[in-house]
Context: one part of a larger RNA
RNA sequence: UGACGGGGGCCCGCACAAGCGGUGGAGCAUGUGGUUUAAUUCGAUGCAACGCGAAGAACCUUACCAGGACUUGACAUGCCACGAAUCUACCUGAAAGGGUAGAGUGCCUUUUAGGAACGUGGACACAGGUGGUGCAUGGCUGUCGUCAGCUCGUGCCGUGAGGUGUUGGGUUAAGUCCCGCAACGAGCGCAACCCUCGUGUUUAGUUGCCACAAGGAACCCUAAACAGACUGCCGGUGAUAAGCCGGAGGAAGGUGAGGAUGACGUCAAGUCAGCAUGCCCCUUACGUCCUGGGCGACACACGUGCUACAAUGGUUAAGACAAAGGGAUGCCACCCCGUGAGGGCAAGCAAAUCUCAAAAACUUAAUCUCAGUUCGGAUUGCAGGCUGCAACUCGCCUGCAUGAAGGCGGAAUCGCUAGUAAUCGCCGGUCAGCCAUACGGCGGUGAAUCCGUUCCCGGGCCUUGUACA
Numbered sequence: 001u002g003a004c005g006g007g008g009g010c011c012c013g014c015a016c017a018a019g020c021g022g023u024g025g026a027g028c029a030u031g032u033g034g035u036u037u038a039a040u041u042c043g044a045u046g047c048a049a050c051g052c053g054a055a056g057a058a059c060c061u062u063a064c065c066a067g068g069a070c071u072u073g074a075c076a077u078g079c080c081a082c083g084a085a086u087c088u089a090c091c092u093g094a095a096a097g098g099g100u101a102g103a104g105u106g107c108c109u110u111u112u113a114g115g116a117a118c119g120u121g122g123a124c125a126c127a128g129g130u131g132g133u134g135c136a137u138g139g140c141u142g143u144c145g146u147c148a149g150c151u152c153g154u155g156c157c158g159u160g161a162g163g164u165g166u167u168g169g170g171u172u173a174a175g176u177c178c179c180g181c182a183a184c185g186a187g188c189g190c191a192a193c194c195c196u197c198g199u200g201u202u203u204a205g206u207u208g209c210c211a212c213a214a215g216g217a218a219c220c221c222u223a224a225a226c227a228g229a230c231u232g233c234c235g236g237u238g239a240u241a242a243g244c245c246g247g248a249g250g251a252a253g254g255u256g257a258g259g260a261u262g263a264c265g266u267c268a269a270g271u272c273a274g275c276a277u278g279c280c281c282c283u284u285a286c287g288u289c290c291u292g293g294g295c296g297a298c299a300c301a302c303g304u305g306c307u308a309c310a311a312u313g314g315u316u317a318a319g320a321c322a323a324a325g326g327g328a329u330g331c332c333a334c335c336c337c338g339u340g341a342g343g344g345c346a347a348g349c350a351a352a353u354c355u356c357a358a359a360a361a362c363u364u365a366a367u368c369u370c371a372g373u374u375c376g377g378a379u380u381g382c383a384g385g386c387u388g389c390a391a392c393u394c395g396c397c398u399g400c401a402u403g404a405a406g407g408c409g410g411a412a413u414c415g416c417u418a419g420u421a422a423u424c425g426c427c428g429g430u431c432a433g434c435c436a437u438a439c440g441g442c443g444g445u446g447a448a449u450c451c452g453u454u455c456c457c458g459g460g461c462c463u464u465g466u467a468c469a
Base pairs, nucleotide, nucleotide: 001469002468003466004465005464007463008462009461010460011459012458013457015453016452019416020415021414022413023412026307027306028305029304030303031302032301033300034298035297042053043052064293065292066291067290068289069288070287073126077125078124079122080121081120082119083118086103087102088101089100090099091098092097107115108114109113128282129281131280132279133278137276138275139271140270141269142267144265149188150187151186152185153184154183155164156163157162168179169178170177194259195258196257197256199227200226201225202224203223204222205221209216210215230253233247234246235245236244237243296435309409313368314367315366316365317364318363319362325356326355327354330349331348335344336343337342375406380401381400382399383398384397385396386395422445423444424443425442426441427440428439
């Protein structure tokens, strides 16, 4: 000087408390451990691994396994020889591969020849490796933590390590600001500048709005610029300061709400499998191609979720109101067929125009009457539909039948302070299809509680002890 303390003081944070809803019990989905396996590819492992890399494993992906093949190689550059390229057919084979036959003769040029592109063969330099090392690395990322800190120049103090500044009195979300002070200044952080939402004005109006024949610009909306909030005004309080409390006006008030933004550093944190890269290792194989299998196994254990256990509910019928997105090998209206998934026909739309598209919770009416039920939907049987070369291992969906556990969950444990929690549906990326209940967004309905800081956890500042560094 730090770090640590079941030392002290001050102060924060959904940290506790107050409250609402969960997890832990059930079934299923998914990830992990374990076990099994020819293989169940690899990585991630307290918080900060475990719906994580994976924004989509039937083949492919794929890195794993079995078997069958190739060896200058699936890919790059260089040399030589032959052949244009390319196309077709046959044999063998699961395919890859191996073997054979035929068609075909292009482009450029100083046209017996050479060249460009491409293919085959050959020799060698080499290619290739998701092989190892994240404890050799770059880059990127997580975390403490959006915590308020971390430093520097000069000066001053100290033999020195170092201190001072950065401590103190107030104040703040903040090393935020004020005052004081052997310090005076400065930098990286904080804040502001950026984006979205909330109000208004101006401009502009089609595909939007009002009308519907034309037309109209008032409203709504769209999207650009501008205005607006600054403790600016008033009162109180305070050191007359910074500020704090109350009020006015205002769409909004003291950081208006949300996002983006992550200081010096810590964890030899994570990643050599995104990429790059040193070194080591493989080179007829640790490279490459193919078929099939596996990544989907299942006594069990854990994490994260979905659906429930019902009457604030289930079912049936009728009716209403969003936002944000996607769409050309795409979204698909209307009509017809089918109980339905879907099929047929086919209009419109590169989309404020057409379409996905039905929002759902909600409202109204009826029914069920507390029951393992008209709750719950697992599981299984049969019959179908769709995608795709192909749904056995191993896809999704539909109809009929079946109708399991489950009656609110032990110890323990998680999230959330407002348009939040809870609850309800909608969309997107990936994507042929989909194991999405995931992930990322969007809106609808819309609470309760916060006395307080003794305690648990994490953190900041000052101080104290230390046999620790």